The part of an RNA shown here (small-subunit ribosomal RNA, 5' domain) has 547 nucleotides and comes from a cold spring metagenome. The full RNA is in RNAcentral, with records from SILVA.
Context: one part of a larger RNA
RNA sequence: GAACGAACGCUGGCGGCGUGCUUAACACAUGCAAGUCGAACGAGAACGGUUUUCUUCGGAGAACUUAUUAAAGUGGCGCACGGGUGAGUAACACGUAGAUAAUCUACCCAGGUGUCUGGGAUAACUGACCGAAAGGUUCGCUAAUACUGGAUACGUUCAUUUUGUCGCAAGACAAGAUGAAGAAAGAUGGCCUCUCCUUGGAAGCUAUUACAUUUGGAUGAGUUUGCGUACCAUUAGCUAGUUGGUGGGGUAAGAGCCUACCAAGGCUACGAUGGUUAGCGGGUCUGAGAGGAUGAUCCGCCACACUGGAACUGGAAAACGGACCAGACUCCUACGGGAGGCAGCAGUGAGGAAUUUUGCGCAAUGGGGGAAACCCUGACGCAGCGACGCCGCGUGGACGAUGAAGGCCCUUGGGUUGUAAAGUCCUGUCAGUAGGGAAGAAAUGUGUAUGUGCUAAUACCAUGUACAUUUGACGGUACCUACAAAGGAAGCACCGGCUAACUCCGUGCCAGCAGCCGCGGUAAUACGGAGGGUGCAAGCGUUGUUC
Repeated sequence: GAACGAACGCUGGCGGCGUGCUUAACACAUGCAAGUCGAACGAGAACGGUUUUCUUCGGAGAACUUAUUAAAGUGGCGCACGGGUGAGUAACACGUAGAUAAUCUACCCAGGUGUCUGGGAUAACUGACCGAAAGGUUCGCUAAUACUGGAUACGUUCAUUUUGUCGCAAGACAAGAUGAAGAAAGAUGGCCUCUCCUUGGAAGCUAUUACAUUUGGAUGAGUUUGCGUACCAUUAGCUAGUUGGUGGGGUAAGAGCCUACCAAGGCUACGAUGGUUAGCGGGUCUGAGAGGAUGAUCCGCCACACUGGAACUGGAAAACGGACCAGACUCCUACGGGAGGCAGCAGUGAGGAAUUUUGCGCAAUGGGGGAAACCCUGACGCAGCGACGCCGCGUGGACGAUGAAGGCCCUUGGGUUGUAAAGUCCUGUCAGUAGGGAAGAAAUGUGUAUGUGCUAAUACCAUGUACAUUUGACGGUACCUACAAAGGAAGCACCGGCUAACUCCGUGCCAGCAGCCGCGGUAAUACGGAGGGUGCAAGCGUUGUUC
């Protein structure tokens, strides 16, 4: 000099963009942060509305509607994303370049082939019962795209086998043969053109979608290898599933991953083992660079979710707001027993030099569910608080000498503050008041008109075009105009040298200053005050840390 997630002191007008628990991975009151689908399924109210019956005129009942409905249940998908934190980890964790002839991949995209025929339950619900509660037991009833038996098999898998191509090889790939194994579910809209019953429906046809199997893709993930990645040798030896082999098991998948047996190996001064510290990278800061320091915000990866452990479901978890066991802690209790996990967003206590609102909205972007409308979303978009940082703007401009008054100094002549003020004439940024007022909105849906495709069809559905209508948290915000008025807006540090800036008074080695040298013991430009000056400026200094 530069920098900072800073803090402290004094001061403080406005705006934009960022940013804000670095400490206790300490404990947490309260609310919210993951749901959705009735176009998978059974069951199914109420308020309200309409009609109607009875009536003691208060009301009561019934039907329809509300209802593609609320709450609850079965089932599907999601909850493995998104969000947080950095405790652990010195490691294939990360970075980089490879390998997978050792692998998987729900949803999505493109293509092939199919969806035949049966069955038994169960929740909800009803009844009975236990419990303070949390919750539970039991008789009975019922549905499905829930569960399940059989059939079939274009591809697929396994076994045996043929040929070809490729590969250094293990072997891989392609085509083929034989045998064995393994699937499925319907829903919604429309039409009666053909068959049957005839208001109209059933079968059927048709459209969309779902389902099963399979190939390829895309995406995501697993495993694995070379190299690189802190300090200590005042850590020198470490290792028995240890190193390798064979058989078996296990996994989506190679492997001591596991197991039985066999061999006795494996690592290490190019630092093993042990200890300390630490998430890693892109980056960030500094520096001419080399380098050094660092890893907040943003992005990628990893790890963790009160502590420890082991699993279920699932395409994927050893799962933050799932389940189980143990532990510590907190809470409820009728004392028998139960409930909980903010390192999600706010917020509280504690710790600390120190770090924000228990705000608004799903309008946009993105995500989950749904055919869609739509619902959910503390992701996100916004607003609030903090000069915490960067940037921009303002606190007025011009003229103005009697060089006013006052202050300070004085050699008493004057000098300085100082064009500074006053005064005159202007301007109107910002703040204020009033009026106008965006972009961010594209869609989706609905209505009308119309084209195309599909089809038996002018229906339905899909898709396109035109017009109309509909959607904004921020927010009456940005911005614009008008009004009034210089009116509301300057401080902080320093002035001995380094280092820009000097005098007076007080004090008298005292009180004090100080980054270094050093000042102060009676004229202190170094202490304290004043006047003046210098520097920076809504900031200025101090402290801390890094280069």